[in-house]
Molecule: SAM riboswitch aptamer (S box leader)
Organism: Jeotgalicoccus meleagridis
């Protein structure tokens, strides 16, 4: 980079650190009652995996991932008075190439 699946559920404490963080734009939000990062120990989930009666099943040792808010919302297009819904793009994660 390409293909493909999923993205309204779920799950945090302590130490360190010391001002940012939520991808980017706009908004909105979190944050000295302590941001990011790092470390330790937990937890969630079930993509790979294991088992199996081969599935609308079970499990969680291992490889990833995740652990504020729907991918925080919007952005493109469609229906629509509006609200709302669906959707594209972009992004994230897994598996494969």
């Nucleotide at each position: 980079u390409c293909u493909u699946a999923u993205c309204a559920a779920g799950a945090g404490u302590g130490g360190u650190g010391g001002a940012g963080g939520g991808a980017a734009g706009u908004g909105c939000c979190c944050u000295a009652a302590g941001a990011a990062g790092c470390c330790a120990c937990g937890g969630c989930a079930a993509c790979c995996g294991u088992c199996u009666u081969u599935u609308u099943g079970a499990c969680a040792a291992g490889g990833u991932g995740c652990u504020a808010a729907a991918u925080c919302a919007c952005a493109u297009g469609g229906u629509u008075c509006a609200a709302a819904c669906c959707u594209a793009a972009a992004g994230a994660u897994g598996a494969g190439a």